Predicted 3D model of a 75-nucleotide RNA (transfer RNA) from Microbacterium sp. AR7-10. Rfam family: tRNA. Rfam links the family to the GO term triplet codon-amino acid adaptor activity. Rfam classes the family as a transfer RNA.

RNA sequence: GCCUCCUUAGCUCAGAGGAAGAGCAUCGGCUUUCUAAUCCGUUGGUCGCAGGUUCGAAUCCUGCAGGGGGCACCU
Numbered sequence: 001g002c003c004u005c006c007u008u009a010g011c012u013c014a015g016a017g018g019a020a021g022a023g024c025a026u027c028g029g030c031u032u033u034c035u036a037a038u039c040c041g042u043u044g045g046u047c048g049c050a051g052g053u054u055c056g057a058a059u060c061c062u063g064c065a066g067g068g069g070g071c072a073c074c075u
Base pairs, nucleotide, nucleotide: 001071002070003069004068005067006066007065010024011023012022013021018055027041028040029039048064049063050062051061052060
């Protein structure tokens, strides 16, 4: 340098055009002599950034940024 995959909640990930969800974690409650575990509830997102397409974009297209993998170059 080229190809390819990924970027969504604090973390791990779903969601593939009708507008965002789970598990864990946080917080509160229940229970317990206390703690932990269980159970119930709660909080949490400019969907990496900027454009474009569309009535409508996390989702499709383009560019950029960051990360993973492969190939090439370099003696």
The sequence is in RNAcentral, with records from ENA. NCBI's taxonomy places the organism under Bacteria, Bacillati, Actinomycetota, Actinomycetes, Microbacterium. Its mean pLDDT, the model's own confidence on a scale to 100, is 80.